Background:
A computed fold for a 354-nucleotide RNA from a Chloroflexota bacterium, annotated as Bacterial RNase P class A. Its Rfam family is "Bacterial RNase P class A". About the family: Ribonuclease P (RNase P) is a ubiquitous endoribonuclease, found in archaea, bacteria and eukarya as well as chloroplasts and mitochondria. By type it is a ribozyme. The prediction has a mean pLDDT of 76. A source record names the gene rnpB.

Formats: sequence, C1' cells, structure tokens
RNA sequence: AGAGAUGGCCGGACGGUCGCGGAUCGCGCCGGGGGUGACCCCGACGCGGUUCGAGGAAAGUCCGAGCUCCCCGACGCAGGGUAGCGGGUAACUCCCGUCCGCCGCGAGGCGAGGACCAGCGCCACAGAGACGAGUCGCCUGCCCGGCCGCGAGGCCGGAUGGGCGGGUGAAACGGGCAAGCUCUACCCGGUGCAAGGCCAAAUAGGAGAGCGCGUGACGGCGCCUCGGUGUCGUCACAGGGGUGCGUCGCCCCGCUCUCGGGUCGGCCGCUCGAGGUCCGGGGCGACCCGGAUCCCAGAUGGAUGACCGUCCCCCCUCGGGGGACAGACCUCGGCUUACAGGCCAUCUCUCCGG
Repeated sequence: AGAGAUGGCCGGACGGUCGCGGAUCGCGCCGGGGGUGACCCCGACGCGGUUCGAGGAAAGUCCGAGCUCCCCGACGCAGGGUAGCGGGUAACUCCCGUCCGCCGCGAGGCGAGGACCAGCGCCACAGAGACGAGUCGCCUGCCCGGCCGCGAGGCCGGAUGGGCGGGUGAAACGGGCAAGCUCUACCCGGUGCAAGGCCAAAUAGGAGAGCGCGUGACGGCGCCUCGGUGUCGUCACAGGGGUGCGUCGCCCCGCUCUCGGGUCGGCCGCUCGAGGUCCGGGGCGACCCGGAUCCCAGAUGGAUGACCGUCCCCCCUCGGGGGACAGACCUCGGCUUACAGGCCAUCUCUCCGG
C1' cells in the first nucleotide's frame, strides 16, 4: 500500500421566526364546595413565563419475563418446546467460556452437537444389485435336455448350489441418516392494557317509599259466613298534565322522591424502572458488587413539525439538486429484519521499502 476479520459508536450541527403535545408557575374569567366574614379548596377555559418532547431499530410481534384477570388436589396421557460440558441472568430457544466436527492460507466463521444394539422409514446419480438384497463375468459340484462318437467320453444349453474376481458408487451386507417418524431426559395452565379497576348524565326499563287511585263491565288470584270483600290486569267513560288563562281542538298519561345495574362521557392503570451516566472493585468473559449523580414523551383521531440563514457530506451540466431506514402507545431482557453515509479500536494475509 492492497485485500480482509471481529467488536463498538454516530446516524446531520448551530442560530432565528412561527406552530403542536405534556408538566409546572402567575394572571384573568367561569362553575362547584366550605366559612358569619376577610378568604380558602377543587375543576374547566384563555393569555403569558419556565421546562421536557421518538429510535437504534420505536418495526416484525418471534422467544423470555413483570403486571392483569380467569382457572387450579396429585399423578399420568395427549400436545408444544429444548438437547456436548460449564457459567451468566428475574427468565429465555438469549448471552459468555470451552470441547468436538466442518469451512477458510489466516484473523475468524458455522453447527437443533442426546440415542439408528427398540421398531418403522429413507439412501439421489451411477450400477446387475442400495440394505437381511442381488448374479454381470470366470471357475466348479449335482441334476435335466440336445448334438457328436462303436465306446470310454467330449461339446452346447438350462436349473440349482458353492467359490473367486472385475466394474459402479460417498457407501456393496460392513453401514449412513433422527432439521424423518420415533425413543430418552428436562421444561411448559389460559389471557392479553381493547388486560383490569373506579366515577357516572339524559331517555327507557327494574326495585322501594309517599301522594293519588272515581264509576261500570270482564278476567285472574287470595280470604271467608258462598255471597260478598281485597288486590291485580284489560277496556269504556270520567279525571289529571302540557299548549300563558277559560272553552273547544290536539298531544301525553298515574305524579314525586330514593336506590341499584348498564350505556354516552370521564378518571385510574400510565410511566421511577430487573432505569441512565460516571467512578472504584471482582471476573478470561457474559456479568456482578459498592459509591456518587440524573429524571428522560405519556398522547387517545393520536403532539414531537414547517420555513429561512450559515456550516458539514453526496451528485451532476457549476448553477442547482439531495441528506438512509423509519416513527412511541403498559413496561422490560433478547432475537430477527430494514438502513444513505461516516468514525474508532484490535487482529489476519499478500506485496514493497528500511
């Protein structure tokens, strides 16, 4: 110098002008409550001040937890998950260390890495045959058939058995595969903040109390001296209420109060937490211990933005254009996925120079 490996970090900066959400303070105004009163408390709105306001992944919702409600005797079956060994952690399928195997010259990377002496299944292509099978070639035993020979016998073919060898292939009777079923060991209840809890309007319906409940008919039920009586319901008339009053018309029909459930609406859960930063100590490391210090979004149609100027990068026609992936929604620990551009540390290989 070139090519890489691993780990970590940043992910536009500053200023100005407007705007949005939360908290808090002050003032104004309104409502409610308390007090004899001066005044105090609570809540809504407006204005002003101060302060805070997205991420390394807020994402996928894939694992593990907290929290919530439901369920819950014990054991087993079924179902799901995990799998060398040791450690970390609240826990994990995560992380660290290490052994083994594979890949890479190397720094390093990858590994669902228990058990094929329980059973089943599978083993591409090639090869005759791929798992208790098979016979391509040669030799050979017995048997059968045909031909030749006077005969002993010879030759050919078939069937069956044995032996040897060549070839294919990762593997040829020796096996391999569980990221195939399976077996072994261990672990596992469901639900998800729209969880769950609280306050609570109008109207309608429910329960209770008070007031009202006139007449007639019918029906149900209760009581009794069997004909009455009480109560409830329906219908008709009467009656009551509203329309300022009276009459007519029209509309409504028991009225008032209290209680309880739900709905609209509101509040809590809701952000101080297995928290962040720094320092010291322990450990190879993941991580742990101690001290100091900090408060860092809590919305509910959903805020965190827009414009201008200077600077910083990138691109091209030198005047312009552009600034990645993406945005909280109960909260943590991980994993995975997306990501323009840039920085740092350690290490490896090759080449060159001294």